[in-house]
Context: one part of a larger RNA
């Protein structure tokens, strides 16, 4: 010095990001025990007092006996019950050692207040346990059974030996109170009158070829039937698509400018402009607030963190669920008591090692 671990004057978190660590706390009895609440719980809240032996009293058990009553006459039920043991129901009351009696050893720290997440549960095997997933609880969609759906080329399986109080998918998350407005855009369902609109059907025309035919002295040109062949208009022609409706617990949206009240300041009012509708009830410097350590207040001597409020919401808001909300939490935050070597601010001691000799 390293690593575990002991003890410490005075101070008591000043340490630090942060009480990280470490101390306290502690079991059994006995009183006592608040807000809040879903009346179950908070709760072991919280706080307090006792605990070792020894005597003596008292309770209790426990029965030799003693009463009474049954009968099958030597067994039973019921009452009372001495001494003698065990238990204190941790029973009273004197004594008595320690510094100290749950004396070792095992063995809760507590309180406020705010977030999130109801909760017990699960999770990153070897940096993450958590506010993340689950979840009862709630909705919406599909599915009528050879069921949707999933696996499979398929037979077949699985859904189910099930049947809509079932199954599947998809959100949402317990419980209280609620869940406004918008269908213009995507989507999904309905609808069939019109427009569009593939193969198919159709086959006007139109091209190649060329027996032959005209024309030419000739080369060659011109027209061309039948066949073969390449094309190909009009008609026909479903679904979707245009189009009509409908539906947001579907995906998802929820303005802007000017003006006005008998100090100012604001603006219940009004014009106007776009919108498919212009954000309701809640809730707010939030886990969301850029400016900003926002402004008041509160708690400190002093507070960027924390609690209340304020609303000027850069950029909340209502099952991408909005707000409360007891119990829960190895969760976050921010404050108190107790407690201590975190620290002021070192010291001392012990084991193992380093290290020096051998």
């Nucleotide at each position: 010095c390293u690593a575990u671990c002991a003890u410490u004057a005075a101070g008591g978190a000043a340490c630090u990001c942060g009480g990280c660590a470490a101390a306290a706390u502690a079991g059994c009895c006995c009183c006592g025990u608040a807000a809040c609440u879903u009346c179950g719980g908070g709760a072991g809240a919280a706080g307090g007092g006792g605990u070792g032996c020894c005597u003596g009293c008292g309770a209790u058990g426990u029965u030799a006996c003693c009463a009474a009553g049954g009968u099958u006459u030597a067994c039973u039920u019921u009452g009372g019950g001495a001494a003698g043991c065990a238990u204190c129901c941790a029973g009273c009351a004197g004594g008595u050692u320690u510094c100290a009696a749950u004396a070792a050893a095992u063995u809760g720290g507590c309180c406020c207040a705010a977030c999130c997440g109801a909760c017990u549960g699960u999770u990153u095997a070897a940096c993450a346990a958590a506010a993340a997933c689950a979840c009862a609880g709630g909705g919406c969609u599909g599915u009528g059974c050879g069921a949707a759906c999933u696996c499979g080329u398929a037979a077949g399986a699985g859904g189910a030996a099930g049947u809509a109080u079932a199954c599947a998918g998809u959100c949402u998350g317990a419980c209280g109170c609620c869940u406004g407005c918008c269908c213009a855009g995507u989507g999904c369902c309905g609808g069939a009158a019109g427009g569009u609109u593939a193969a198919u059907a159709g086959g006007a025309g139109g091209g190649a070829u060329c027996a032959g035919c005209u024309c030419g002295c000739a080369a060659g040109a011109g027209c061309a039937a039948a066949g073969u062949u390449c094309u190909g208009a009009a008609u026909u022609g479903a679904a979707g698509c245009c189009c009509c409706g409908g539906u947001a617990a579907a995906c998802g949206g929820c303005g802007g400018c000017c003006g006005u009240a008998a100090c100012u300041a604001u603006a219940a009012c009004g014009g106007u402009c776009c919108u498919a509708a212009g954000g309701u009830a809640g809730c707010g410097a939030a886990g969301u607030c850029c400016c900003u350590u926002g402004u008041c207040a509160g708690g400190u001597a002093a507070g960027u963190u924390c609690u209340g409020a304020c609303c000027c919401g850069c950029a909340u808001g209502a099952a991408u669920g909005g707000c409360g909300u007891a119990a829960c939490g190895a969760g976050u935050u921010g404050g108190g008591c107790g407690c201590u070597g975190u620290c002021u601010u070192g010291a001392u001691g012990a084991u193992a090692g380093a290290c020096u000799c051998a």
This is a predicted structure of a 358-nucleotide part of an RNA (large-subunit ribosomal RNA, domain IV) from a Methylophilaceae bacterium. The RNAcentral record of the full RNA draws on ENA. Its Rfam family is "Bacterial large subunit ribosomal RNA". Rfam links the family to the GO terms ribosome and structural constituent of ribosome. The coordinates come from a structure-prediction model, not an experiment, and the mean pLDDT is 85.